[in-house]
RNA sequence: UUAUAUCUUUGGGGCGGAGUGCAAUUCUCCACCGGCAGUAAAGUCUGCUAAGAGCUUUAGGCUCCCGAACGGGUGCAAUUCCCGUACCGACGGUUAUAGUCCGGAUGAGAAAAGAGUGUU
Numbered sequence: 001u002u003a004u005a006u007c008u009u010u011g012g013g014g015c016g017g018a019g020u021g022c023a024a025u026u027c028u029c030c031a032c033c034g035g036c037a038g039u040a041a042a043g044u045c046u047g048c049u050a051a052g053a054g055c056u057u058u059a060g061g062c063u064c065c066c067g068a069a070c071g072g073g074u075g076c077a078a079u080u081c082c083c084g085u086a087c088c089g090a091c092g093g094u095u096a097u098a099g100u101c102c103g104g105a106u107g108a109g110a111a112a113a114g115a116g117u118g119u120u
Base pairs, nucleotide, nucleotide: 002118003117006115007114008113009112010111016030017029018028019027032099033089034088035048036047037046038045043087044086052064053063054062055061056060069085070084071083072082073081091103092102093101
């Protein structure tokens, strides 16, 4: 310098106020939150992960499924920045319907950093 077996660590945030009610952090009003990679900096673009379903299995792997944004401005370049107004959010549980509570989960994981090894 370049390539890579292996190992280690890291790797998801958020219900505060008011109202109704026997009962709600679940309803109503206001408020709050935003994984990883790419790209002009992204919850809403492209790709991926987690959840769910099916098949298969030694490890594991494969398939399906997979939410939501527009207008204006600046600029070489932005559906990413700025301004405005919107929208979205797995499964199971619950005295009452959950993005925010509890649970699977001290799990899994996109991936990031480091160590280390080989080659030149």
The prediction has a mean pLDDT of 82. Predicted 3D model of a 120-nucleotide RNA (FMN riboswitch aptamer (RFN element)). Rfam family: FMN riboswitch aptamer (RFN element). Rfam describes the family as follows. The RFN element is a highly conserved domain that is found frequently in the 5'-untranslated regions of prokaryotic mRNAs that encode for flavin mononucleotide (FMN) biosynthesis and transport proteins.